About this RNA:
Predicted 3D model of a 390-nucleotide RNA (Bacterial RNase P class A) from Nocardioides gilvus. Model confidence (mean pLDDT): 75 of 100. It matches the Rfam family "Bacterial RNase P class A". By type it is a ribozyme.

[in-house]
C1' cells in the first nucleotide's frame, strides 16, 4: 500500500412555520335539581424498521377439552452446549473446496427390499470379450489364415469397468502368491463428556453409484387462530314463567328469564347430534339436533401493550448465552396518525466556474425469537494473503 474473508453500525442533519394521533393536564360555551354527561379551545411528553417485508419456522396468548390406543400423515438426522422453543444460535467431528482467513454440507442406513445409471461400449452388477496376448490341430503364396480352448495383466469406450505400484510364478496371464499402500473388518493401548483422533497388531482380498429415488432406522409432533376469545346494547314477535305495585276482579304497568317465522329428515337411554386437520377403536356429553328458504339486528368496549423489554456496568463461560446490579418507560391506530413550505449544512455525480441534477430498500395492526428476501451512499474493527520501506 494493494487483494480477499468475517464482524457491527449509521442511512441525510439542524432550524423555523402550518398541520396529524394517543395519553395527561386546563378548559369557554351548552345540557341537567344535583352528582354528572358533552365540549371549542390552549399547555406538555411521546409517536413506523433493520428489514416493519414473505408469511417460511418456533413460541406467548386465547378457545375447543383436565382426554386413552392405533394406523396414516407432517417434521427432523453427527457431537455437546445455548433457548421458552425451533429447522435457529454457539463450539467441535467427519467430507468436499480454498495458498490461508474462512466457506459449504437434506451429515444414520446400498450386507431389508424395490428402482435408476442415457449415449458410447464387448460389458454398467448373479457384468464381461471388441483390439489383443498364449497352447493345441490344420492349411499356407511362408506375410499368414481358419478351428478349438485358456485369459482379463496391456489398449479402446465412458462420470463411473470388480483395488495401486513392484515382483514372484503361468503357455500366456490372474490376489493365484509375496512386499508396501489405498479401503473394509476387527483385537488392544493412549486421548476426548462426545462425535471421532492416534498408534501397534491380525484377516480376507476389495461385494460400483445413487436414498434432495421409493423406502428402512431413531427422535418428535391435539386442532384452530387476535377475523382468537370476552362484556355490554340492539332486534322480528307478542307467546309464556316468576316477583312487585295498581285497580272498576281481571285487567293494565314495571323487573328478570326463556324465545323469530315455515317446512322437512332424524331422534329423546334400542341414542339424532357433538367432543374443531384424516380414519378405526375406546371413552365421555347429551334432549332435541341437521338442511333448506325467508325475516330481523349488526354500535360500543375490552382483548390492545411492563414484555421470554430496553440500555449500561460486573462476574463466569473460548462462545452462544446465563446470573447479579443500577437507570428508563419509548406508537397503539381502526374510513386506519408523524405530512408540506421555506432557509443552512452535509454526501454523490455534471460544469473552468455560476450553477444544476440526485439522496438507497421501505411504513407497526396481539406480541416476542428466529430464518429469507430488497437496499444508493457512508464508516468502524479483527483476521488471512502478496508487496514494499525500516
Nucleotide at each position: 500500500u494493494g487483494g480477499g474473508u468475517c464482524g457491527g453500525c449509521c442511512g441525510g442533519g439542524c432550524g423555523a412555520u402550518c398541520g396529524c394521533g394517543u395519553c395527561a393536564c386546563c378548559g369557554a360555551g351548552g345540557g341537567g335539581c344535583a352528582a354528572c354527561c358533552u365540549g371549542a379551545g390552549g399547555u406538555g411528553c411521546c409517536g413506523a424498521g433493520g428489514a416493519a417485508a414473505g408469511u417460511c419456522c418456533g413460541g406467548g396468548c386465547u378457545c375447543c377439552a383436565c382426554a386413552g390406543g392405533g394406523c396414516a400423515a407432517g417434521g427432523c438426522g453427527g457431537u455437546g452446549g445455548g433457548u421458552a422453543a425451533c429447522a435457529c444460535c454457539c463450539a467441535c467431528c467427519c467430507g468436499g473446496g480454498g495458498c490461508a482467513a474462512c466457506c459449504c454440507g437434506c451429515g444414520g442406513g446400498a450386507c431389508a427390499g424395490u428402482g435408476c445409471c442415457a449415449c458410447a461400449g464387448a460389458a454398467a452388477a448373479u457384468a464381461g470379450a471388441c483390439c489383443g496376448c498364449c497352447a493345441c490341430u490344420c492349411c499356407u503364396c511362408c506375410g499368414g489364415g481358419a478351428g478349438c480352448g485358456g485369459u482379463a495383466a496391456g489398449g479402446g469406450u465412458g462420470a463411473a469397468a470388480c483395488g495401486g505400484u513392484g515382483g514372484u510364478g503361468c503357455a500366456a496371464g490372474a490376489g493365484a502368491c509375496c512386499a508396501c499402500c489405498a479401503g473394509c473388518g476387527u483385537u488392544g493401548c493412549g486421548g476426548g463428556u462426545g462425535a471421532c483422533c492416534g498408534c501397534a497388531g491380525c484377516g480376507g482380498c476389495u461385494a460400483g453409484g445413487u436414498a434432495a429415488a421409493c423406502c428402512c432406522c431413531a427422535c418428535c409432533u391435539g386442532g384452530a387462530g387476535c377475523a382468537a376469545g370476552g362484556u355490554c346494547a340492539a332486534g322480528a314477535g307478542a307467546a309464556u314463567c316468576a316477583c312487585u305495585c295498581g285497580c272498576u276482579c281481571g285487567c293494565g304497568a314495571g323487573u328478570g328469564g326463556u324465545g323469530c317465522g315455515u317446512g322437512c329428515a332424524c331422534g329423546u337411554u334400542c341414542g339424532a347430534g357433538g367432543g374443531c386437520g384424516g380414519c378405526c377403536c375406546g371413552c365421555c356429553c347429551g334432549a332435541g339436533u341437521g338442511c333448506a328458504c325467508g325475516g330481523g339486528u349488526a354500535g360500543a368496549c375490552c382483548g390492545c401493550a411492563g414484555g421470554a423489554g430496553g440500555c449500561g456496568g460486573c462476574u463466569g463461560g473460548c462462545a452462544a448465552c446465563a446470573g447479579c446490579c443500577g437507570c428508563c418507560g419509548u406508537a397503539g391506530a381502526u374510513g386506519g396518525a408523524u405530512g408540506a413550505u421555506c432557509g443552512c449544512c452535509c454526501c454523490c455525480g455534471c460544469u473552468c466556474a455560476c450553477g444544476c441534477g440526485g439522496g438507497a430498500c421501505a411504513g407497526a395492526a396481539c406480541c416476542c425469537g428466529g430464518c429469507u428476501u430488497a437496499c444508493a451512499g457512508g464508516u468502524c474493527g479483527a483476521c488471512c494473503c502478496a508487496u514494499u520501506c525500516g